Background
This is a predicted structure of a 322-nucleotide part of an RNA (large-subunit ribosomal RNA, domain IV) from a marine sediment metagenome. The RNAcentral record of the full RNA draws on MGnify. Model confidence (mean pLDDT): 85 of 100.
[in-house]
Context: one part of a larger RNA
RNA sequence: UCCAGUUUAGGGAAUUCGGCAAAUUAGUCCUGUAUCUUUGGUAGAAGGGAUGCCUGUAUUCUUUAACCGGAAUGCAGGUCGCAGUGACAAGGAGGAGGCGACUGUUUACCAAAAACAUAGGAGACUGCUAAUCAGAAAUGAUUUGUACAGUCUCUGAGGCCUGCCCAGUGCCGGUAUGUUAAGUCUGGUUUCAACCAGAUGAAGCUCCGGUAAACGGCGGCGGUAACUCUGACCGUCGUAAAGUAGCGUAAUCCCUUGCCGAUUAAAUGUCGGCCCGCUUGAAUGGCUUAACGAUCUCCUCACUGUCCCAAACUGGAACCCA
Repeated sequence: UCCAGUUUAGGGAAUUCGGCAAAUUAGUCCUGUAUCUUUGGUAGAAGGGAUGCCUGUAUUCUUUAACCGGAAUGCAGGUCGCAGUGACAAGGAGGAGGCGACUGUUUACCAAAAACAUAGGAGACUGCUAAUCAGAAAUGAUUUGUACAGUCUCUGAGGCCUGCCCAGUGCCGGUAUGUUAAGUCUGGUUUCAACCAGAUGAAGCUCCGGUAAACGGCGGCGGUAACUCUGACCGUCGUAAAGUAGCGUAAUCCCUUGCCGAUUAAAUGUCGGCCCGCUUGAAUGGCUUAACGAUCUCCUCACUGUCCCAAACUGGAACCCA
């Protein structure tokens, strides 16, 4: 010096990206317990007290003929220590926000999560020789199931909701105006082979409708109210429709450390408001939500060698000598 531990005056997160690590707490009994809530919870919330041993005594059970005993639960008195769950074992606590409802699953060997799954919601296909999948086929899976079923896709508990657009691209349905292959028919030409013209002619395309919890999309300019500002209002261009309810500087905001407030002595942080949102927005789900989380962020109390600022000790290693 390194590794693993132990202790530390005063301070107590000043350390650091960040309380990482360590410390604190801890069992059992009694008491007591806010907010929110899906009334189940939150909750061991938080907080407070007790705890050893000895003696006496009471009750219950048990053993005994009875005493002495054993187990459990009280009451009273005493006693020792700094300390009685005396060692071991054994929750630190609270407040606020984001995301995901939850338990669960995952990158075997750098990621455990906000990713996946999930119950719930919705759509599409499918009447069984089903649809879908595997196979060249035979055949097989789903299934010895039968629409309260099976397959595929999206969303993701619950609560309140889910706006407008079918012009484009898909998908579904319809019609026969058009287009249209081979074949067939008719005619022409021809020695043959062939060739030419016309008619008929399916699907598809065209055409006409539907469909957005299908893929997706959801405007601009100018003016206007008795100080100013703003613009309920008006005009105009324009679209398939002109972003509704919500939420909003956000896991989304470039400008940006936006502005105001709270928190701090001091805050690019966090929370609450505002918000014309560079580029939010409704099952590519929107907003909210008790409980839950080795999740992410902020704050407070307690606690501490994280630090001020380092010291000592124990056991190993390195190293030195033999």